[in-house]
Context: one part of a larger RNA
RNA sequence: CUGCUGUUAAGGAACUCAACACACUGUCACCGUAACUUCGGAAGAAGGUGAGCCCUUUUAAGUUAGAGACUUCGCGUCUUGAAGCUAAAGAGGGUCGCAGAUGGCAGGGGGUAGCGACUGUUUACCAAAAACACAGGACUCUGCAAAAUCGAAAAGAUGAUGUAUAGGGUCUGACGCCUGCCCGGUGCUGGAAGGUUAAGGUGAGUUGUCAGCGCAAGCGAAGCAAUGAGCCGAAGCACGGCGGCCGUAACUAUAACGGUCCUAAGGUAGCGAAAUUCCUUGUCGGGUAAGUUCCGACCUGCACGAAUGGCGUAACGACUUCCCCAUUGUCUCAACAGCAGACUCA
Numbered sequence: 001c002u003g004c005u006g007u008u009a010a011g012g013a014a015c016u017c018a019a020c021a022c023a024c025u026g027u028c029a030c031c032g033u034a035a036c037u038u039c040g041g042a043a044g045a046a047g048g049u050g051a052g053c054c055c056u057u058u059u060a061a062g063u064u065a066g067a068g069a070c071u072u073c074g075c076g077u078c079u080u081g082a083a084g085c086u087a088a089a090g091a092g093g094g095u096c097g098c099a100g101a102u103g104g105c106a107g108g109g110g111g112u113a114g115c116g117a118c119u120g121u122u123u124a125c126c127a128a129a130a131a132c133a134c135a136g137g138a139c140u141c142u143g144c145a146a147a148a149u150c151g152a153a154a155a156g157a158u159g160a161u162g163u164a165u166a167g168g169g170u171c172u173g174a175c176g177c178c179u180g181c182c183c184g185g186u187g188c189u190g191g192a193a194g195g196u197u198a199a200g201g202u203g204a205g206u207u208g209u210c211a212g213c214g215c216a217a218g219c220g221a222a223g224c225a226a227u228g229a230g231c232c233g234a235a236g237c238a239c240g241g242c243g244g245c246c247g248u249a250a251c252u253a254u255a256a257c258g259g260u261c262c263u264a265a266g267g268u269a270g271c272g273a274a275a276u277u278c279c280u281u282g283u284c285g286g287g288u289a290a291g292u293u294c295c296g297a298c299c300u301g302c303a304c305g306a307a308u309g310g311c312g313u314a315a316c317g318a319c320u321u322c323c324c325c326a327u328u329g330u331c332u333c334a335a336c337a338g339c340a341g342a343c344u345c346a
Stems, first nucleotide, its partner, number of pairs: 001341008010332002014330001019327001027051005036041001038174001052095007061086003066080005096100001108325004113320002115317002120132002136172007148158003175312004180242003185239004200232003205227005212219002243261005270304001271301001282298005
């Protein structure tokens, strides 16, 4: 010097990407325990107190000789139950040590936010995660010799000894509140067969009937029937998409409002410098003596946004972020001790 192990004054995260590692905590009994919550939890929350040995003493409980009742008369069942023994749990006194869960084994804790609901699964040998799965939700195909799949265009098999509350495919991903507008493009489905639209709506007109009018032929209101031109008029799912310019309010600023162009339609609710924000360490507030991170707001969203789901959410997480308490050789700053190497000789 290297590895492993142990101890350390004062300080206590100043170390560092990061408290990584170490340390603290750790058992049992009792007391006590917040926000929030899907009322189950959170929770071992947090935070406290006690614990050895000896003596004295109280008492629950267990065991059963006996007694009583019943009896199918059995070595039966039930009730009660002395002494002795076992003995939980206490009470009082004493006693030793620095230390009584004396060694070993045996949670550090709290707060905030993000993501994923959860338990699970995964890159055998650098990634365990926010990725995959999941219960739940949606769409679609399939009527059974099913669809789908394997297989020479086969036989056959899986599906399934199942039958639409079933099976296949795709998307989403517990739960709560919700899921807006666009069918011009592309795809699928349905309708439809010809100069172009169903059902339905509206209803011009025409016809029948008969009050009335007319000498007659005939005309003919209302009502009740029949027919019916023209006009209006589709529907769904997915892939996807969801604007620009200009002006305007009696301070200024801003624009509820107006104009105009384009479009299939111009982003609704909710959220928003976000795992998304370039400018950017945006601005304000909080926390610090000091905060590119963090939390709460604002909205100017370069380039959020509603099952490529939106926003919340208790519980959970060897996930990620920030803060605090406790604790420490992580550090200020290193020291000492032990073991094994390294080094020299054999």
Large-subunit ribosomal RNA, domain IV from a Pseudomonadota bacterium, 346 nucleotides, folded computationally. It matches the Rfam family "Bacterial large subunit ribosomal RNA". Rfam links the family to the GO terms ribosome and structural constituent of ribosome. The organism belongs to Pseudomonadota, within Bacteria. The full RNA is in RNAcentral, with records from ENA. Its mean pLDDT, the model's own confidence on a scale to 100, is 80.